This is a predicted complex of two RNAs, RNase P RNA and transfer RNA, with 431 nucleotides together. Rfam match: Bacterial RNase P class A. The family's RNA type in Rfam is ribozyme.
RNA sequence: CGAGCCCGCUGGGCGACCGCGGCUCGAAAGAGUCGAGGAAAGUCCGGACUCCACAGGGCAGGGUGCUGGGUAACACCCAGGCGGGGUGACCCGAUGGAAAGUGCAGCAGAGAGCAGACCGCCGAUGGCGCCUGGUCUCACGACCAGGUUGCACAGGCAAGGGUGAAACGGUGAGGUAAGAGCUCACCAGCAUCACGGGCAACCGGGAUGGCUCGGCAAACCCCACCCGGAGCAAGGCCAAGCAGGGACGACGGCGGCCCGUCGAUCGAGUCCCGGGUAGGCCGCGUGAGCGGAUCGGUGACGAUUCGCCGAGAUGGAUGGUCGCACACGACAGAAUCCGGCUUACAGGCGGGCUCGCAGA
RNA sequence: GCGGGCGUCGUUCAAAGGCAGGACCUCAGAUUUCCAUUCUGACGAUGCCGGUUCGAUUCCGGUCGCCCGCU
Numbered sequence: 001c002g003a004g005c006c007c008g009c010u011g012g013g014c015g016a017c018c019g020c021g022g023c024u025c026g027a028a029a030g031a032g033u034c035g036a037g038g039a040a041a042g043u044c045c046g047g048a049c050u051c052c053a054c055a056g057g058g059c060a061g062g063g064u065g066c067u068g069g070g071u072a073a074c075a076c077c078c079a080g081g082c083g084g085g086g087u088g089a090c091c092c093g094a095u096g097g098a099a100a101g102u103g104c105a106g107c108a109g110a111g112a113g114c115a116g117a118c119c120g121c122c123g124a125u126g127g128c129g130c131c132u133g134g135u136c137u138c139a140c141g142a143c144c145a146g147g148u149u150g151c152a153c154a155g156g157c158a159a160g161g162g163u164g165a166a167a168c169g170g171u172g173a174g175g176u177a178a179g180a181g182c183u184c185a186c187c188a189g190c191a192u193c194a195c196g197g198g199c200a201a202c203c204g205g206g207a208u209g210g211c212u213c214g215g216c217a218a219a220c221c222c223c224a225c226c227c228g229g230a231g232c233a234a235g236g237c238c239a240a241g242c243a244g245g246g247a248c249g250a251c252g253g254c255g256g257c258c259c260g261u262c263g264a265u266c267g268a269g270u271c272c273c274g275g276g277u278a279g280g281c282c283g284c285g286u287g288a289g290c291g292g293a294u295c296g297g298u299g300a301c302g303a304u305u306c307g308c309c310g311a312g313a314u315g316g317a318u319g320g321u322c323g324c325a326c327a328c329g330a331c332a333g334a335a336u337c338c339g340g341c342u343u344a345c346a347g348g349c350g351g352g353c354u355c356g357c358a359g360a
Numbered sequence: 361g362c363g364g365g366c367g368u369c370g371u372u373c374a375a376a377g378g379c380a381g382g383a384c385c386u387c388a389g390a391u392u393u394c395c396a397u398u399c400u401g402a403c404g405a406u407g408c409c410g411g412u413u414c415g416a417u418u419c420c421g422g423u424c425g426c427c428c429g430c431u
Base pairs, nucleotide, nucleotide: 001356002355003354004353005352006351007350008349009348010347013324014323015322016321017320018319020035021034022033023032024031025030037331041342042341044340045339046338047337048336049231050230051229052228056259057258058257059256061227062226063225064224065223066080067079068078069077070076081095082093083092084091085090096222097221101220102219103216104215118161119160120157121156122155125154126153127151128150129148130147131146132145133144134143135142136141169187170186171185172184173183174182188212190209191208192207193206195204196203197202235282236281237280238279244273245272246271247270248269251263252262253261289308290307291306292305293304294303295302296301326329361430362429363428364427365426366425367424370384371383372382373381378414386402387401388400389399390398407423408422409421410420411419
């Protein structure tokens, strides 16, 4: 200099004027102060809070899935293991179990799951043929024995070719009719045993064994762990107003089912018709809060201490105009709250690291 | 606020892990003097991005769009 990886921050600034919402002060006019985000979004997870019963037991159903830790909790985060990708910084992984069972694997191919023989190799042995010799017969011929560089009929083989995503280990030697873990050596992998390191996942080397025992569980399933339901229109309080009638009627909380429990059985509850209301307050922001320092920890994070208060509407508030400067301003706006994940995002700033080239 | 379902040729429906198919439409040809009907043939699609798998329309995650229910 070029190319890249990871992490963090920011994402409009200043001034003037006019507006909007909350709070405080004030009799009022008005004054002071605060006023969207890193995602406020999607609602995909986890919790707080509230009510139902104090949240119980079992089945069903759903979720998660390497190990250890963090946390209120999690499907999140940190550290590590293993596998994969990259020259590397680094990135990705729903990553338990396939010798518990069931199931799936189209086409191609000989054969696709306790596999198989198309081409090919062999044909030792048996068979057929041919040759030679012998025996029997007048002869044809039959039988016996031996040989055979014949055939490829029975049969043997799985080394080679070929198919496929995947073909029941690889290399070499021996062996054989040809071959083959058939045998042996080495290597890979599996199982068992014990050893060393590590909390563990796992890693390392050793012995023995049979010779190899495949893939898919984001297929059913098995195993381990977790999950009660509903949601701020939850829920509570106050005020105002009204008129009851009819049907069903023993079950309801419990909105999957059963048990259990609580409350009901002369009035709970459901439905229909009719009548009334369409208000206010709380919940509602001091919180798993933010910032600084010190300490513990590799880290996520935790502990102690100091400082700060930063929206709270209920037709729902953040805007407009002007001036200045530039790089001409992206995605987008709270509605109970919080921790995550995911998605959208013009541009700018800072830190750490890797690779290549060149120079000293 | 809570919950459910669906995206496949231009349209409407199938396929439910194994070569994406049917009907209507469009186009071309045949039949007819011409048109319609009829017959034959052709063109044409899995909303998008990833993952699992040998293989994805199908299974899983994310995203975009549409529809429905309760309060």